[in-house]
Context: one part of a larger RNA
Formats: sequence, C1' cells, structure tokens
RNA sequence: UUGGGCGUAAAGAGGGAGCAGGCGGCCGUGAGGGUCUGUGGUAAAAGACUGAAGCUCAACUUCAGUGAGCCAUGGAAACCGGACGGCUGGAGUGCGGCAGAGGAUCGUGGAAUUCCCAUGUGUAGCGGUGAAAUGCGUAGAUAUAUGGAGGAACACCAGUGGCGAAGGCGACGGUCUGGGCCUGCACUGACGCUCAUUCCCGAAAGCGUGGGGAGCAAAUAGGAUUAGAUACCCUAGUAGUCCACGCCGUAAACGAUCGAUACCAGGUGUCGGGGGAGAAGCCCCCGGUGCCGGAGUCAACGCAUUAAGUAUCGCGCCUGAGUAGUACGUUCGCAAGAAUGAAACUC
Repeated sequence: UUGGGCGUAAAGAGGGAGCAGGCGGCCGUGAGGGUCUGUGGUAAAAGACUGAAGCUCAACUUCAGUGAGCCAUGGAAACCGGACGGCUGGAGUGCGGCAGAGGAUCGUGGAAUUCCCAUGUGUAGCGGUGAAAUGCGUAGAUAUAUGGAGGAACACCAGUGGCGAAGGCGACGGUCUGGGCCUGCACUGACGCUCAUUCCCGAAAGCGUGGGGAGCAAAUAGGAUUAGAUACCCUAGUAGUCCACGCCGUAAACGAUCGAUACCAGGUGUCGGGGGAGAAGCCCCCGGUGCCGGAGUCAACGCAUUAAGUAUCGCGCCUGAGUAGUACGUUCGCAAGAAUGAAACUC
C1' cells in the first nucleotide's frame, strides 16, 4: 500500500526480438462514442451534511435544504477516441561514400613452450627456494646447434582506440554475412515508442557423445614450512582448458545507473564522416568515446547535453533485519542445479 522510491541505503530483469496491452507528430472535413452542459425522471423512509426549532442544556427528536450514479431528451465541438482526406519534421527505403578485434567458416604464417626423435658439440651437474628438499642427470642431463612432430595462444602495432544488444571480439588472407555513421537528392507517408506472457542470445565453470592434448592446472602424490598445515612455497600431475555436436542459463552478467523522446551554460582531448576554393594548421556541422565544470539536483559522495537536471510514455522491481534465496509445491534439467518462493520463531 490511491504514498514514496530503485548509482552507493531495500529496489533496473544479464541482453535482445516482439504478439496482446498501454502511449503516440502536423493540417482539414463531417459525425458526435468519451468529455462538458441544459431539462425531466429515478435515487423509499431512516441515517449523513448544512441551517433552524422542541424537550431547562446535551444526547435525542422534529422541520427545511443538499445527492453522486443511472435513464430519457436537447445542446457544445476545444480535447480524447472513431471515419475520411491531406502533410513531412518522427520512422523507414533507394542512390553515393566511409570506419571497424561485429558474426560464421576455410586456409596460411612466424615467435615461444614441450616432446620425441634424430643427430652433432660438450661434461657434471641441472632445477628449485627465504633457505632447502622431493625431482632430473655419467644409460650423458642442463646448456648449445640443426632437423622433425604436435597443440594452444597470437608479442610489437595497442590507444579512458574501434566494433557489438548484451555476453563478448585482437596474427594474416579468402568466402558468406549482420549492424552503424556521413553527404546530398529522390521516394513511402506516422508505417512510431514500450512491452506482461512468449521466443532467441547469453562469460567462466559444469554435464553428455566423439576427437584432441603442447603449455597451464582443480583433484591427487611427494618435498618443504609449521605446534599442526587436509594451505600459502617447491617437484610432479589427472579432469579441465582446445575442436565438433547437444545440454546447462548462472556471475561484482557493473556504469552496481531499464528503454524511448524532447529541452537545458561552457571548456578540453580523442575516433568516424562531411563542409569552409583547402595539402598542413585553423574554424564549423553530424555521429561516437573520455576528462573538467556551471545552472540544476543529491542525505552526502557525487551526477552534470553519454544526467543521477527538467518533463512525458511504457516495462521491471523495492517496502525493517535475521530465518532465506532456505522449506514446501510446481516448472525446467541427464545431473549439478536453475526458476518461482514462504512461514513459524527471534530482534
């Protein structure tokens, strides 16, 4: 609980598409559903409210007046809704340019690690730490050189740089493909915004089947440390990390800030595009991304044209702490679990 809120106090759904619903630009015409308005009816009495009166007051009682709603009928036409016609500023399309780690897939490359192997050189150590030890090494290690295999990741460029709705995306090339920005003209003519349910996407870990496995590394083993050491450190090391297909559906999924639109001082970087006769520099415009800062706002911190300012529309969510994101039920899932989500009781 008809209130006030949601950056940090409880509270923005992880992100998107979108049906129903809600809301919706400018001009005109005519009708008149909503709306406003006149009149009539109804609205039992009591009660209520206002003003009087009667019991010595009051309670109480009596009298007069007052009614939304509904129905009928007459009117108004600004607004809302509906019909018709038109418009171009919102939205979209075409033509012309542009930037980009946007996505999918195929191929290619170099550095490094490892291994093996292979081989050469070479000899007693290597490795590791705070110090050590476990470990590796005379069956020749470490180091070094050449060759080979294999997997994973792409140094520099690299930038509060870019792209994407979010998760996220970083070597190079090809193919397929999504979105965005700018310029001027043409076109459509409100086609828009939001969105319960629904559907789709969704890091890491995890799960299923089959591959793959260099490095790293939960678990595990050993060595240390320690009173102990199921840890931190060291030596090893399996799942996993990688690929394909299918699940899972979570996160400090964060800007802890829902989306859209309009308006409201500036300054200064930077990315993309355009203009000013224009190469550099400078100025202006549009779109992004940062910092600083004014009004305003805020409990404060801070935010401040990328708002947490001023407003409107739509959705989601909060309502003392613990119990508890638990129990129960239900739905989903192979499972792990996820989603929904209490109460007793305590303070």

Predicted 3D model of a 347-nucleotide part of an RNA (small-subunit ribosomal RNA, central domain) from Sharpea azabuensis.
The prediction has a mean pLDDT of 87.